A computed fold for a 108-nucleotide RNA from Novosphingobium sp., annotated as TPP riboswitch aptamer (THI element).
RNA sequence: CCCCAUCCACCGGGGAGCGCGCUUGCGCUGAGAGGGGCGGUUAGCAUCGCCCGACCCGUUGAACCUGAACCCGUUAGCACGGGCGGAGGGAGUGGCCCGGUGAGUAGA
Repeated sequence: CCCCAUCCACCGGGGAGCGCGCUUGCGCUGAGAGGGGCGGUUAGCAUCGCCCGACCCGUUGAACCUGAACCCGUUAGCACGGGCGGAGGGAGUGGCCCGGUGAGUAGA
């Protein structure tokens, strides 16, 4: 000098399902099942958009999306197992340190 697990900083990506009640709420799976604010819309809810928060993930990328209102099994349904399938997409830079039978230079 180079590489570099981890860590740190900043930045970025992503989802929020099912059942009962259908006003508050309760239960299931899950890391997480829309917590807070603002705005649009509505008679009011609902719903939609943006910002923040929790959680997960960032190329060694199965976080998440597409195919997909997919196929088989299974469940009350979601979930789950297998397939599709390591298919197509998918969001990163910097720094300290450890380590290196990596490279170079100088000296003895």
Model confidence (mean pLDDT): 76 of 100.